[in-house]
RNA sequence: CGGUGAGGUAGAGGUGCAGACAAUAUUAUUAAUUAGCGUGAGAAUGACAUCGAUGAUUGCUGAUGAAAGGAUUGGUUGCCGAAGCGUAGUAAGGGUCGAACUUAUUACUGCUGGUAUAUCUUUGAAUAAAGGAUAUACUGUCGUGCAUGGUGUGCAUGGAGGACUACUGAUCGA
Numbered sequence: 001c002g003g004u005g006a007g008g009u010a011g012a013g014g015u016g017c018a019g020a021c022a023a024u025a026u027u028a029u030u031a032a033u034u035a036g037c038g039u040g041a042g043a044a045u046g047a048c049a050u051c052g053a054u055g056a057u058u059g060c061u062g063a064u065g066a067a068a069g070g071a072u073u074g075g076u077u078g079c080c081g082a083a084g085c086g087u088a089g090u091a092a093g094g095g096u097c098g099a100a101c102u103u104a105u106u107a108c109u110g111c112u113g114g115u116a117u118a119u120c121u122u123u124g125a126a127u128a129a130a131g132g133a134u135a136u137a138c139u140g141u142c143g144u145g146c147a148u149g150g151u152g153u154g155c156a157u158g159g160a161g162g163a164c165u166a167c168u169g170a171u172c173g174a
Stems, first nucleotide, its partner, number of pairs: 001173004007168005014080001016079004021074004032064006042051002046097003083112003086108008113139011141159008
C1' cells in the first nucleotide's frame, strides 16, 4: 500500500418493538347470590365426583351485583431478532382423570427487514384487537443494470436481520 473482515463497541429504519404501572370505557339490565309465583326431575363436559322433593331445570316479577383476558389514554422502563409465530418437550393451572386451552421455560441455528390495507381463517362478549395465510402499496438496507455527475441523485430489478453502516482490531500478500 492492497485484500479479507474472526471478534468487540456504537448506531440507522419508524404510526419501530415489547414490559410493568395508573386512569377510563367495554365486558354488563351479564355471571353469581337472594325473595315471591309457578312447573315437577334432572343439572353438569367425555367419564367420575358433586348438587337436587329441605324442590333440579325452564319461565315470570323484583333486589344486590362482579371478575379475568383483551382495548384506549398517560407518562415511564428496556431495546433494534427489538419482537412475533411454528414444531417438539417439561412444569403449573381447575374437584379428579382425559382432551382442549392458558401461563412459564427449553430445543431447532425452523419462518418473518418494517409498516399499512384488503380477503379468508383462529382466539375473543365484540363489528374492538391480536395471530396465521395470500395479495397489493409504501418504506429502510445492500447487490446488479441504465442515465446523470452535485461522488451524489433518479429509474428498474433482486436478496435477507446470521443482515447493513461506522470505528476498533485480527489476518494474508507485496
Record summary: The RNA shown here (Lysine riboswitch aptamer) has 174 nucleotides and comes from Virgibacillus necropolis. Of the family's consensus pairs, 96% are formed in the model. Model confidence (mean pLDDT): 77 of 100. The RNAcentral record of the sequence draws on Rfam and Ribocentre.